[in-house]
RNAcentral holds the full RNA, with entries from ENA. Small-subunit ribosomal RNA, central domain from an uncultured prokaryote, 348 nucleotides, folded computationally.
Context: one part of a larger RNA
RNA sequence: CUGGGCUUAAAGGGUGCGUAGGCGGCUGAUCAAGUCAGGUGUGAAAGUCCUCGGCUCAACCGAGGAAUUGCGCUUGAAACUGGUCAGCUCGAGUGAGAUAGGGGUAUGCGGAACUUCCGGUGGAGCGGUGAAAUGUGUUGAUAUUGGAAGGAACACCAGAAGCGAAAGCGGUGCACUGGGGCUUGUCUGACGCUGAGGCACGAAAGCCAGGGUAGCGAACGGGAUUAGAUACCCCGGUAGUCCUGGCCGUAAACGAUGAGCACUAGGCGGAGGGGGGUUCGCCCCUCUCGGCCGUAGCGAAAGCGUUAAGUGCUCCGCCUGGGGAGUAUGGUCGCAAGGCUGAAACUC
Repeated sequence: CUGGGCUUAAAGGGUGCGUAGGCGGCUGAUCAAGUCAGGUGUGAAAGUCCUCGGCUCAACCGAGGAAUUGCGCUUGAAACUGGUCAGCUCGAGUGAGAUAGGGGUAUGCGGAACUUCCGGUGGAGCGGUGAAAUGUGUUGAUAUUGGAAGGAACACCAGAAGCGAAAGCGGUGCACUGGGGCUUGUCUGACGCUGAGGCACGAAAGCCAGGGUAGCGAACGGGAUUAGAUACCCCGGUAGUCCUGGCCGUAAACGAUGAGCACUAGGCGGAGGGGGGUUCGCCCCUCUCGGCCGUAGCGAAAGCGUUAAGUGCUCCGCCUGGGGAGUAUGGUCGCAAGGCUGAAACUC
C1' cells in the first nucleotide's frame, strides 16, 4: 500500500460556523482534459517465455520470435467524469400566513423557608447521636409571637413532556433577540453536502481584579468511633458556592453510537401544526419532533431494528496487544494550575 474496524473488545473529535480540498440534481448543445480505439516512434544488451540450432546429453552457448503491461506523437469516438454555453425545479434558500416552547440577554417584582438583629410571652433545658460528647442556655437559650434586615434558591404545577449545536435551560412581568415545525407555493435557479487547518461557544472545579456572603461547606479546629481513624457520625468553620469584568478549555462533555442523503414490515403511547368527515361522542389522512415494543436484516453476544448498530453513497475524525504513559522530550497555549501535540528503552 492492499485489506479490517470504531455502542460495550483499541478506536467518533465536547459542540457549532466555516477556508482549502473531496463529493454533488434534471434537460439540451458544444469542447475533447480524463476515458476508449486505430496508426506510429520509443521502450539498449543480457535475462524471462516460445521455436530452432552447436558442444555425445544437460548445464552452457548461438539464432529468430514474443513479451517489455510504460511514455511521446498522430488520427478518431463522445456514453460517462470534467470544461463552457443555454435552460429546468424535485435539492437548497426566500416570501406570505398562522403557530408551540424552562432557547438567549438585560431589568423590575413576588411568596415560602433560612439566618441574624430588636420587642413580647415563658422559665430550664436545648441541640445532637447507634449511644454520647464537644457546642449552646438563668448575662434567660430552645419553643412561641410581633417587627426589621440580608443573601441564595424558586416547592406544588413537572411529565419516558418541551427548547437549544453542544455545554445547558424551570417563580413572575416587561423590553430586546436567535432558532424550529406547519400551511401555501411568491421569488432565486443547484446557490448543495462534508469539512484538514482556522474561528467561536463550551458543566463543575480552579485562577486574576473588584464586590457580596443567608444557607451549605474543601482546608482547618474540636467531640466521638477505632488497635490506629490524617475517614465515615457530631459541633464549629475559611476559601468556595453568588454578582461584574477577564482567564482556564477540561469531564463517564455519554446515546460511551460523527455529519448529510436515499431506500427497507408493522403496532402502541407523548408533543406541535395542517386537511377531510361527523350521528358533535369522535373518526380518518398528512408533515415534524420525542419514546416503547417488534418483522426482515444485522450482531460475538447483550442487543439494534424508518431516531439502525439494516441496505448503499459522500466527506471528516479516530484505532492497530497489555504495562511503561497520556509519562519523558521538543514545540505551542496559559498568570498559575495545567491544556494540546506526544515517543522510546525496558518488560509481559
Its mean pLDDT, the model's own confidence on a scale to 100, is 89.